Model confidence (mean pLDDT): 77 of 100. This is a predicted structure of a 340-nucleotide RNA (Bacterial RNase P class A). Rfam family: Bacterial RNase P class A. Rfam classes the family as a ribozyme.
RNA sequence: UGAGGGAACCAGACGGCCGCGCGCGCAAGCGUGAGGAAAGUCCGAGCUCCACAGGGCAGGAUGCUGGAUAACGUCCAGUGGGAGCGAUCCUAAGGAAAGUGCAACAGAAAGCAAACCGCCGGGCAGGCUCUGCCUCCCGGUAAGGGUGAAAGGGCGAGGUAAGAGCUCACCGGUCCGCUGGUGACAGGGGACGCAUUGUAAACCCCAUCCGGAGCAAGACCAACAGAAGGGAUGAUGGCUGCCCGCCGACCUUCGGGUAGGUCGCUAGAGCCGUAUGGCAACAUACGGUCCAGAUAGAUGGCCGUCCACGACAGAACUCGGCUUACGGUUCGCUCACAGU
Numbered sequence: 001u002g003a004g005g006g007a008a009c010c011a012g013a014c015g016g017c018c019g020c021g022c023g024c025g026c027a028a029g030c031g032u033g034a035g036g037a038a039a040g041u042c043c044g045a046g047c048u049c050c051a052c053a054g055g056g057c058a059g060g061a062u063g064c065u066g067g068a069u070a071a072c073g074u075c076c077a078g079u080g081g082g083a084g085c086g087a088u089c090c091u092a093a094g095g096a097a098a099g100u101g102c103a104a105c106a107g108a109a110a111g112c113a114a115a116c117c118g119c120c121g122g123g124c125a126g127g128c129u130c131u132g133c134c135u136c137c138c139g140g141u142a143a144g145g146g147u148g149a150a151a152g153g154g155c156g157a158g159g160u161a162a163g164a165g166c167u168c169a170c171c172g173g174u175c176c177g178c179u180g181g182u183g184a185c186a187g188g189g190g191a192c193g194c195a196u197u198g199u200a201a202a203c204c205c206c207a208u209c210c211g212g213a214g215c216a217a218g219a220c221c222a223a224c225a226g227a228a229g230g231g232a233u234g235a236u237g238g239c240u241g242c243c244c245g246c247c248g249a250c251c252u253u254c255g256g257g258u259a260g261g262u263c264g265c266u267a268g269a270g271c272c273g274u275a276u277g278g279c280a281a282c283a284u285a286c287g288g289u290c291c292a293g294a295u296a297g298a299u300g301g302c303c304g305u306c307c308a309c310g311a312c313a314g315a316a317c318u319c320g321g322c323u324u325a326c327g328g329u330u331c332g333c334u335c336a337c338a339g340u
Stems, first nucleotide, its partner, number of pairs: 001336004006331005012306007020033005035312001039323002042321005047214004059210005064078005079093001080091004094205002099203002101199003116145002118141006125135004153171002156168003172194001173192004178187003218263004226254005236248004270289008307310001
C1' cells in the first nucleotide's frame, strides 16, 4: 500500500427569533419534548378481560452440552461437524435394527444389489496375414473405466489365473472396559474383517414446553333518551269555564352505559457510575438520576457562525430479544507485496 476479518462509538455543533405538545405558575414566563433502529410485527414476557376440578386426544413450537434470564426460538461459555493459507466465520446438530413413503434422470445394476466395457480362465466352435490375433460360447472377478446425489469402508502390501477383508499394517466404523471432563465429548486399550444405503426444513417416533384475545385490552364517572313512584305548597301547562280523571312539567328513586370525560399512560425486570463475584452472559451492594405521553394526534421553520455539508428513518401500553434499512469515525487482528 492492497485485500480481508472483529469490536466499540457518533448520529451535524453553537447561538438567536417565531411556532406546537406536556408539566409548573395568577400571570409574565420557566422546564421538557423521538430512534439506534421509534421500522417489520417474527419470538418471549409484564399488565387486562374471558375460560378453566383432574386426565387424555388433536394442533403448534423447540431439539448437541453446561450456564444466564421474569421468559424466550435470545444471550454467554464450550463440544462435534463444515468453510478459509489465516484472522475468523457458519451450523434446527435427537431418532433411519418402531412403521410407512420416496430415490427422478443417467446407468449393466438403486435396496431380497449388479457383469456394459475392461481383466482372467476354459472351449471338440468359426475366421485370419497363425509362437499369435479377432469373433462367438461357458465361467470367474466389484481391483480399473464409465453413470449417478449415492455403487455395500479407505489406502498400501501380501495373495491370486485375474480378483476379492481372502490375509496383514495404518486410518475409519461397531461393541466392551479404562482414564479425564459437571456434561456434550476427548484420549488410549481390547474384541469384531465390519453386507443390510440415503432421505425425518417426507409422514412419523421420542423428549420438553404451550388456554384464548389483546391498551380500539380494560376500569370508573356519566348527559340526552327510558322505567317506577310522588302531591307537601300562597304557587302547574294541555284536554277544559269548574270538579274528577288522564297526559305533561317538577321532585325522588332505579337500571343499563350511548355522546362526552377521567384513569389505564409512562418511576420502570428503568437509566448512569463505582465496587465485588464470575472466562463470559449476568448477578449483588452502594451512590446518583427522572428521560415524550398526544387522542385527529406536538417535536417544525427562519437567520448567523463553523465543519468532514449530515445516511436510514418519526413514539401511540410497557419491557427483553431477533431481523431488516443506513452515513461516518476509531482501535486491535490476519494475509500478500515493497522498503528499512
Of the family's consensus pairs, 94% are formed in the model.